[in-house]
RNA sequence: GCCGCUCUAGCUCAGUCGGUAGAGCACUUCCUUGGUAAGGAAGAGGUCGACGGUCCGAUUCCGUUGGGCGGCU
Numbered sequence: 001g002c003c004g005c006u007c008u009a010g011c012u013c014a015g016u017c018g019g020u021a022g023a024g025c026a027c028u029u030c031c032u033u034g035g036u037a038a039g040g041a042a043g044a045g046g047u048c049g050a051c052g053g054u055c056c057g058a059u060u061c062c063g064u065u066g067g068g069c070g071g072c073u
């Protein structure tokens, strides 16, 4: 220098061939207990790496760009 993959909740990851996003763990409150742990119920938490474009509508498609991983030279 070229090519491919990847970036989504605090962490690990799903997801949709365009219709406004989920799980597990963690966290908060409550129940249960003499008190913890475990168990049960409810809840909060994400402008989907960034900036543009297309579209009625973009996490998804296109372009540019940044981080990470791998390959080639």
Base pairs, nucleotide, nucleotide: 001072002071003070004069005068006067007066010025011024012023013022019056027043028042029041030040031039049065050064051063052062053061

Transfer RNA from an uncultured bacterium, 73 nucleotides, folded computationally.
The coordinates come from a structure-prediction model, not an experiment, and the mean pLDDT is 81.
Rfam family: tRNA. Rfam's curators write: Transfer RNA (tRNA) molecules are approximately 80 nucleotides in length.
It was read from a public genome assembly.